[in-house]
Molecule: transfer RNA
Organism: Candidatus Iainarchaeum sp.
């Protein structure tokens, strides 16, 4: 050097153009004699930049990261 993949809250993950969901953590409550657990409620995110499109997390190019493979 070339080619395919993968990138979403702190941490695992879903999502195939039309409100970013869940599961764990955190934080209030609720429930118990305390604690666990168990309910309800909340905070928190699309890896950068440009393109297409009324509308991108999703298509297209470019990079940065990280993986497989070939050389």
């Nucleotide at each position: 050097g070339c080619a395919c993949c993968u990138g979403u809250g702190g941490u695992c993950u879903a999502g195939c153009g039309g409100u970013a969901g869940g599961a764990u953590u955190c934080g209030a409550g609720c429930u118990u004699c305390c604690c666990a657990a168990g309910c309800u409620c909340g905070c928190g995110a699309c890896c950068c930049g440009g393109g297409u499109u009324c509308a991108a997390a999703u298509c297209c190019c470019g990079g940065c990261a990280g993986g497989u493979g070939c050389a």